Notes
A computed fold for a 72-nucleotide RNA from a Saprospiraceae bacterium, annotated as transfer RNA. The prediction has a mean pLDDT of 83. Lineage of the source: Bacteria > Pseudomonadati > Bacteroidota > Saprospirales > Saprospiraceae. Its Rfam family is "tRNA". From the family's description: Transfer RNA (tRNA) molecules are approximately 80 nucleotides in length.
[in-house]
RNA sequence: GAUGGCGUAGUUCAACGGCGGAAUAGGGGACUGUCUAUCCUCAGGUUACGGGUUCGAUUCCCGUCGUCAUCG
Numbered sequence: 001g002a003u004g005g006c007g008u009a010g011u012u013c014a015a016c017g018g019c020g021g022a023a024u025a026g027g028g029g030a031c032u033g034u035c036u037a038u039c040c041u042c043a044g045g046u047u048a049c050g051g052g053u054u055c056g057a058u059u060c061c062c063g064u065c066g067u068c069a070u071c072g
Base pairs, nucleotide, nucleotide: 001071002070003069004068005067006066007065010024011023012022013021018055026042027041028040029039030038048064049063050062051061052060
């Protein structure tokens, strides 16, 4: 330099173009001699950024940035 993948909660990951979820971490509670474990519950999101398409975009298209892989 070329091609391709990925970017979503603190972290790891989901999500037919139509309500953004789970696990874990965090707060509160139950359980008990205490702690862990377990159970219940709560909170946490500018879906990397900028445009476009669409009635409607995490999803499709273009560009930028970051990251990974392959090739040169």